This is a predicted structure of a 574-nucleotide part of an RNA (small-subunit ribosomal RNA, 5' domain) from Colletotrichum neosansevieriae. The coordinates come from a structure-prediction model, not an experiment, and the mean pLDDT is 80.

[in-house]
Context: one part of a larger RNA
RNA sequence: UAUGCUUGUCUCAAAGAUUAAGCCAUACAUAUCUAAGUAUAAGCAAUUAUACAGCGAAACUGCGAAUAGCUCAUUAUAUAAGUUAUCAUUUAUUUGAUAGUACCUUACUACUUAGAUAACCGUGGUAAUUCUAGAGCUAAUACAUACUAAAAAUCCCGACUUCGGAAGGGAUAUAUUUAUUAGAUUAAAAACCAAUGCCCUUCGGGGCUCACUAGUAAUUCAUAAUAACUUCUCAAAUCGCAUAGCCUUACACCAGCAAUAGUUCAUUCAAAUUUCUUCCCUAUCAACUUUCAAUACUAGAGUAGUAUUCUAGCAUAGUUACAACGGGUAACAGAGGGUUAGGGCUCAACCCCGGAAAAGGAGCCUGAGAAACGGCUACUACAUCCAAGAAAGGCAGCAGGCGCACAAAUUACCCAAUCCCGACACGGGGAGGUAGUGACGAUAAAUACUAAUACAGGGCUCUUUUAGGUCUUAUAAUUGGAAUAAGUACAAUUUAAAUCCCUUAACAAGGAACAAUUAGAGGGCAAGUCUAGUGCCAGCAGCCGCGGUAAUUCCAGCUCCAAUAGCGUAUAUU
Numbered sequence: 001u002a003u004g005c006u007u008g009u010c011u012c013a014a015a016g017a018u019u020a021a022g023c024c025a026u027a028c029a030u031a032u033c034u035a036a037g038u039a040u041a042a043g044c045a046a047u048u049a050u051a052c053a054g055c056g057a058a059a060c061u062g063c064g065a066a067u068a069g070c071u072c073a074u075u076a077u078a079u080a081a082g083u084u085a086u087c088a089u090u091u092a093u094u095u096g097a098u099a100g101u102a103c104c105u106u107a108c109u110a111c112u113u114a115g116a117u118a119a120c121c122g123u124g125g126u127a128a129u130u131c132u133a134g135a136g137c138u139a140a141u142a143c144a145u146a147c148u149a150a151a152a153a154u155c156c157c158g159a160c161u162u163c164g165g166a167a168g169g170g171a172u173a174u175a176u177u178u179a180u181u182a183g184a185u186u187a188a189a190a191a192c193c194a195a196u197g198c199c200c201u202u203c204g205g206g207g208c209u210c211a212c213u214a215g216u217a218a219u220u221c222a223u224a225a226u227a228a229c230u231u232c233u234c235a236a237a238u239c240g241c242a243u244a245g246c247c248u249u250a251c252a253c254c255a256g257c258a259a260u261a262g263u264u265c266a267u268u269c270a271a272a273u274u275u276c277u278u279c280c281c282u283a284u285c286a287a288c289u290u291u292c293a294a295u296a297c298u299a300g301a302g303u304a305g306u307a308u309u310c311u312a313g314c315a316u317a318g319u320u321a322c323a324a325c326g327g328g329u330a331a332c333a334g335a336g337g338g339u340u341a342g343g344g345c346u347c348a349a350c351c352c353c354g355g356a357a358a359a360g361g362a363g364c365c366u367g368a369g370a371a372a373c374g375g376c377u378a379c380u381a382c383a384u385c386c387a388a389g390a391a392a393g394g395c396a397g398c399a400g401g402c403g404c405a406c407a408a409a410u411u412a413c414c415c416a417a418u419c420c421c422g423a424c425a426c427g428g429g430g431a432g433g434u435a436g437u438g439a440c441g442a443u444a445a446a447u448a449c450u451a452a453u454a455c456a457g458g459g460c461u462c463u464u465u466u467a468g469g470u471c472u473u474a475u476a477a478u479u480g481g482a483a484u485a486a487g488u489a490c491a492a493u494u495u496a497a498a499u500c501c502c503u504u505a506a507c508a509a510g511g512a513a514c515a516a517u518u519a520g521a522g523g524g525c526a527a528g529u530c531u532a533g534u535g536c537c538a539g540c541a542g543c544c545g546c547g548g549u550a551a552u553u554c555c556a557g558c559u560c561c562a563a564u565a566g567c568g569u570a571u572a573u574u
Stems, first nucleotide, its partner, number of pairs: 001570005009444001011442002015437001016404001022402003026399001028397001032062001037060002043055002061423001071356002080278003085273002089271002095266003109237001113144001120136001123133003153172005160165001175230001177228006197208004236260001238259001240257002245253001280328003287319003294316002297313005332354001334352001336347004359380002362377003382393001384391001410435001412434003418431001419429003449481004453476002456473006487507002489504001491503001517563002520560002522544002528558001530557002533554001539546002
C1' cells in the first nucleotide's frame, strides 16, 4: 500500500502518485475605482446649485493577469545542495534623494493647443463565435504637438591695440554614441643658477614657493572636463480638497495640503549567468568529440551582460581505466522518512526549497518580467458544432465523468480567518477556509461499580472442636443500592451561516440487554491429551508435521489463550 472480518465515543487527519504527462460534457477557478484620469446614459435620486457637481451601468484609460494552484513526463555534471563571483549584467513596484538652461532670432496660443475614437444613436450581414461592417456624434493623465523665467561664471573666436589689454559675437541643462584628458600621493636635507607671483621694506634688500583630488585588495570605477554625434530621452497643456493674503481693484501678484506623472542615482523585490565539491546500475559499452564547433586564440556580430552563442580568419586541440563515451533507471534534485549498538541498508510522486511541463514539437507578440499556454500563429494526433461555405478547442486548477487498474472523496458553502491582486479602508480570489465522504494513519479510552445474603474454601485466632470469631478469596438463573454516557433533545454556545465538540433543561440500563471482535489452543508460540463427527477421505499446515476407527493439528460443541475497537491475510522494505 491493497484486501477480509468487525466497529460504540472524543480529538487530529492522508486521500486518482504507482497503471494512462490517457481522454474529457457542464459550471466555476482573474479581476480591478478612490475626494483625487475620462460621464450629456435619452439611468437613478432629487434639490443651495441654468456649464458640471450626489449615486452610477457601459466604454476609453491605467494596473494586474509572468503570482498563486496542479503535476513529475523529461532530465545522470543536467537539475539540485552547500559554496563563490558579477571590477560581466537587467530590474515594473517599494522607499530615499534628484531637474531655473527648451526659442536660435524682431509680427508669436501660453489662463491651456491639434486631430481622432469608444461607449451612445441609427442602418445592417452570417446557420453559427467573447464575429463584426457602413453612416452620425463626444471625452482624456489615451494619442499627438508646443511655449517659459534670475544672476553670474567658464570656454572659444575676436574688430582694434599705446602690446598692458580689449568693444563685440558664439557656445555651455540632462540623456544617447564615439574619441580625448584628469581621476595624484612618499628617501630626506642643503646649496647654486634663472624666471615668476605674493608678503615685508630703512628701497640696499630679505623671506616664502604654500591650493584640491571620493572609494576598493584591484579597474578603462565613481565623478568631472573637452570636441563632436543623435530618425532627440526627459525637463507637468494633469486631478482633488481648502481657500487665505496683499489692496495699486488688475482678464494683477502671491500662497497650503495631498493625488498622479516624470529623468537620473541609490534602495527593495528579484532575475540571469557563474566558481569549487558532491549523484544510482552497467565493461556482454574502451575509446570518445571534430564535415554541420569538437578545444584554444584574433576580429566582428549578438546579448541586459558573459560566452564558439553566431560569422570570418587562424591553430590542433579537448575527455578517458581516478571509467570518458555509450546503455539502463519501475531517476525530478534536496531538506527529510523507515530501520539500526556502531558502520550501514532502504524510501523520498506527495504540505518547505529549487527545477521542469501544460496533448506533441516549433515559433512569436505584448510587457519591467513569458519563449506564457485559463495569450497568439502554424504543423501533427485527438476532438466539438454546422444550413457543408465555415467556426471553435486544450481540467498535470476545483468539483465531476469515462478509461485504466489491487488501488484513491462532494458537479457542496464562504471570502469570516490567513494572505494575494487591483485605480482600492469598499471589489475579486475552487489561493485559502468550512462542512460532506474517509478503520491511510495517529490521540484519549465505554461495554460496568457496589452492598447484603447464600454456599464453598484459605490464613490467623480461640478451645464449651458437630463449631465460633476475624481478615479475606472466588462462585451465584438470589435480593437490593447508587453512578454514568451511547442515544433522543428545548436552549444557549460555536460559526460568514451552520454542523461537531465543550455546556445543558427533559427523557434514557437489568441480562432476552445499550449483547466485542479477530485470529488461535502439537511444537516454534500464550492456551485442552474434554465430547461428537470423519477415517491418508474431507481437510489443516508460513516450517516441522496432523489425518489409514480412541485425531492434543481436520469439521463442530464446550472450555481456554493472545491482542482488543480492532484483529487477520498478501506484498514491499529494514